[in-house]
């Protein structure tokens, strides 16, 4: 230094539930709380998944309904990229 890691040290993050706010929704932020995590740190580049406001099309006399669609999301789904603590208890 690379790989690797159930065990050490100092520390870190925080699922679900609940509350508030934002959002059309998916979801996000904050608080509470710990299911878990050695990258559960960062990054939507590839795949996957979720949502469908807007748009397109269809039905309808209309109100409205349906289908498709990401320019919206998820890094705690996988892969890739960047960076990082400990170092055999």
């Nucleotide at each position: 230094a690379a790989u690797c890691g159930u065990u050490c040290a100092u520390g870190g993050c925080a699922a679900a539930c609940c509350u508030g706010c934002c959002g059309a929704a998916a979801g996000g932020c904050a608080g509470c709380g710990a299911c878990g995590c050695a990258a559960a740190g960062c990054u939507u580049a590839g795949g996957g998944u979720c949502u469908a406001a807007g748009g397109u099309c269809c039905g309808c006399a209309g109100a409205c309904g349906g289908a498709c669609u990401a320019c919206g999301a998820c890094a705690g789904c996988c892969u890739g990229g960047c960076c990082g603590c400990c170092g055999a208890a």